[in-house]
The RNA shown here (TPP riboswitch aptamer (THI element)) has 96 nucleotides and comes from Neolecta irregularis DAH-3. The coordinates come from a structure-prediction model, not an experiment, and the mean pLDDT is 77. The model forms 100% of the base pairs in the Rfam consensus.
RNA sequence: GCAAUGACAUUGGGGUGCUUCUGAAGAGGCUGAGAUUAUACCCAUUGAACUUGAUACACGAUAAUGCGUGCGAAAGGAUUUGUCGUUGUUUUCUUU
Repeated sequence: GCAAUGACAUUGGGGUGCUUCUGAAGAGGCUGAGAUUAUACCCAUUGAACUUGAUACACGAUAAUGCGUGCGAAAGGAUUUGUCGUUGUUUUCUUU
């Protein structure tokens, strides 16, 4: 110097459902990283974070749900930047 990787900061993108009390505020239960816009969580092209397909899809579960799997070798999607550390590799200089 290059590559991989971890942490932190910065820049940008994204979602916020089902159900009970109850009609609302509010308080609970379920799944999940995140379901009260959170000093949060996740994702950033090595892109399943997220959206469309989806007159809420198909099958299977559930109290119920975009809950699980498929759909998906489908289509879009923000083209970050820097610092520190670790590992590997290459080169230069010095000494023996």